Small-subunit ribosomal RNA, 3' major domain from an uncultured prokaryote, 477 nucleotides, folded computationally. The full RNA is in RNAcentral, with records from ENA. The prediction has a mean pLDDT of 84.

Context: one part of a larger RNA
RNA sequence: UGACGGGGGCCCGCACAAGCGGUGGAGCAUGUGGUUUAAUUCGAUGCAACGCGAAGAACCUUACCUACCCUUGACAUCCAGAGAAUCUGUUAGAGAUAGUAGAGUGCCUUCGGGAAUUCUGUGACAGGUGCUGCAUGGCUGUCGUCAGCUCGUGUCGUGAGAUGUUGGGUUAAGUCCCGUAACGAGCGCAACCCUUAUCCUUAGUUGCCAGCACAUAAUGGUGGGAACUCUAGGGAGACUGCCGGUGAUAAACCGGAGGAAGGUGGGGACGACGUCAAGUCAUCAUGGCCCUUAUGGGUAGGGCUACACACGUGCUACAAUGGUCGGUACAGAGGGCAGCGAACUUGCGAGAGUAAGCAAAUCCCAGAAAGCCGAUCCUAGUCCGGAUUGGAGUCUGCAACUCGACUCCAUGAAGUCGGAAUCGCUAGUAAUCGCGGAUCAGAAUGCCGCGGUGAAUACGUUCCCGGGCCUUGUACA
Numbered sequence: 001u002g003a004c005g006g007g008g009g010c011c012c013g014c015a016c017a018a019g020c021g022g023u024g025g026a027g028c029a030u031g032u033g034g035u036u037u038a039a040u041u042c043g044a045u046g047c048a049a050c051g052c053g054a055a056g057a058a059c060c061u062u063a064c065c066u067a068c069c070c071u072u073g074a075c076a077u078c079c080a081g082a083g084a085a086u087c088u089g090u091u092a093g094a095g096a097u098a099g100u101a102g103a104g105u106g107c108c109u110u111c112g113g114g115a116a117u118u119c120u121g122u123g124a125c126a127g128g129u130g131c132u133g134c135a136u137g138g139c140u141g142u143c144g145u146c147a148g149c150u151c152g153u154g155u156c157g158u159g160a161g162a163u164g165u166u167g168g169g170u171u172a173a174g175u176c177c178c179g180u181a182a183c184g185a186g187c188g189c190a191a192c193c194c195u196u197a198u199c200c201u202u203a204g205u206u207g208c209c210a211g212c213a214c215a216u217a218a219u220g221g222u223g224g225g226a227a228c229u230c231u232a233g234g235g236a237g238a239c240u241g242c243c244g245g246u247g248a249u250a251a252a253c254c255g256g257a258g259g260a261a262g263g264u265g266g267g268g269a270c271g272a273c274g275u276c277a278a279g280u281c282a283u284c285a286u287g288g289c290c291c292u293u294a295u296g297g298g299u300a301g302g303g304c305u306a307c308a309c310a311c312g313u314g315c316u317a318c319a320a321u322g323g324u325c326g327g328u329a330c331a332g333a334g335g336g337c338a339g340c341g342a343a344c345u346u347g348c349g350a351g352a353g354u355a356a357g358c359a360a361a362u363c364c365c366a367g368a369a370a371g372c373c374g375a376u377c378c379u380a381g382u383c384c385g386g387a388u389u390g391g392a393g394u395c396u397g398c399a400a401c402u403c404g405a406c407u408c409c410a411u412g413a414a415g416u417c418g419g420a421a422u423c424g425c426u427a428g429u430a431a432u433c434g435c436g437g438a439u440c441a442g443a444a445u446g447c448c449g450c451g452g453u454g455a456a457u458a459c460g461u462u463c464c465c466g467g468g469c470c471u472u473g474u475a476c477a
Base pairs, nucleotide, nucleotide: 001477002476003474004473005472007471008470009469010468011467012466013465015461016460019425020424021423022422023421026316027315028314029313030312031311032310033309034307035306042053043052064302065301066300067299068298069297070296073125077124078123079121080120081119082118083117086103087102088101089100090099091098092097107114108113127291128290130289131288132287136285137284138280139279140278141276143274148187149186150185151184152183153182154163155162156161167178168177169176193268194267195266196265198236199235200234201233202232203231204230208225209224212223213222214221239262242256243255244254245253246252318418322377323376324375325374326373327372328371334365335364336363339358340357344353345352346351384415389410390409391408392407393406394405395404431453432452433451434450435449436448437447
């Protein structure tokens, strides 16, 4: 100087408390451990691994296993020789591949050849998702959006170092004020950026429709309008600016006015010096090591989907604030041409047939759901719950057996609110309800977004956890 203390003081955080809803019990989905297996590819492992890499394993992916094949190689550059390239059929085979038959003979040319491309051969070389993240770059997590981390000069100390950065107030903040052997400065904080909340202005189509007309069963459908909504450009607005009080006359705090918004208005992007030899050699790059008729490459099938079990994360429930049936209302944000697909016909349905429109403020996906109005069920393993299983189908796709999603009929398991323990959340939040997107041929209860309805509670900081500053002890570094 740090680190640590079941030392002290001050302060903060959904850290506790006060509340609301869960997890832990059930069934299923998904990830992991374990076990099994020819293989169940590899990585991630307290917080900070475990719906994680994977924004999507039937083949492919795919790295694993088995079998069958190739050896200058699937890919790159160079050399020599031959053939244009390319296309079609046929035989064997699981295919890779091998054999065979045919079509085709183009472009430039100094007629030597050349360009593009294919085959054969030789070696230089290719190739490796092989090892080492404890050799590395890059990227990322974490403490933590915590308020800290440092430097120059000066001063003090023999020196390591100290001071500044401590102190009194204050703040979300090393934020600001005052004091002060310190005076300044840098990286962080804040602001500048995006979005949302109000208003003005400009513009008015594909969006809008107040007033005036027309038309219709009805609809901005039409003429027209530029008010309103909205869209998207520009601007205004919030700064403790104003008033009162407290305070050291300061910084600031408390209350008030005005205001759409008030003291950082809400949300996002943004992550200091560093810590964890944290994670990643399997995104990529890369040193070293290793393989080179194989640890490289191709193909078919299988596996990654196994299942006495254990754990994590979710979904659906156990019901009446509910289930079922009928009627009826209101979003936002997205996506669409190898695409979205209306209307019509057809099927109980998943869908199918045909097909208008739309590269989209125009057309389509598209029915929002909870809600509201009625009816029914009457506390029961039920008209709750939907697992499982049987049958029949639909769709995608060469192909749904291993191993897809969905539909219909039948079946109708556990489950009556969950032990110890444990998680999230302070407001348009929790809870609850549906909608969209990426990936994607198909395949979400996951992920990323969007809106609808919309709470309760916070006395307080003694205690648990994590953190910041000062101080004290130490046989620790």